[in-house]
RNA sequence: UUCUUAUCCAGAGAGGCUGAGGGACUGGCCCGAUGACGCCCGGCAACCCCCCAUACGUGGGAAGGUGCUAAUUCCUGACGAAUCCGCGAUUCGUGCAGAUAAGAA
Numbered sequence: 001u002u003c004u005u006a007u008c009c010a011g012a013g014a015g016g017c018u019g020a021g022g023g024a025c026u027g028g029c030c031c032g033a034u035g036a037c038g039c040c041c042g043g044c045a046a047c048c049c050c051c052c053a054u055a056c057g058u059g060g061g062a063a064g065g066u067g068c069u070a071a072u073u074c075c076u077g078a079c080g081a082a083u084c085c086g087c088g089a090u091u092c093g094u095g096c097a098g099a100u101a102a103g104a105a
Stems, first nucleotide, its partner, number of pairs: 001105008013041001015040003021031003025077001027075002042069003047065002049061001051060003073097001078094007
């Protein structure tokens, strides 16, 4: 980097360092010198994992490997349906894209 499978409406600090952009991309809309993003610490969660229990469905744990810690993956982008009505808007469904884990090449 690619492929497969699973998940993505919950949760998580008025801490320290740093100092200008950041929220993947499009169009929006936001966050940010009252300090964002990033790093450290803390925290959350429980994919891998560990131990215990098990009515074998699962329940519990968190030492270790990841992950996450503004806004539903912030909304949206393709197709379909319903409604309003007829431009277009809203809602729903399925996808696309993306993220993370585990496994494979």

Record summary:
This is a predicted structure of a 105-nucleotide RNA (SAM riboswitch aptamer (S box leader)) from Aneurinibacillus terranovensis DSM 18919. NCBI's taxonomy places the organism under Bacteria, Bacillati, Bacillota, Bacilli, Aneurinibacillus terranovensis. Rfam family: SAM riboswitch aptamer (S box leader). Rfam describes the family as follows. The SAM riboswitch is found upstream of a number of genes which code for proteins involved in methionine or cysteine biosynthesis in Gram-positive bacteria. The sequence was found by an Rfam model in a public genome assembly.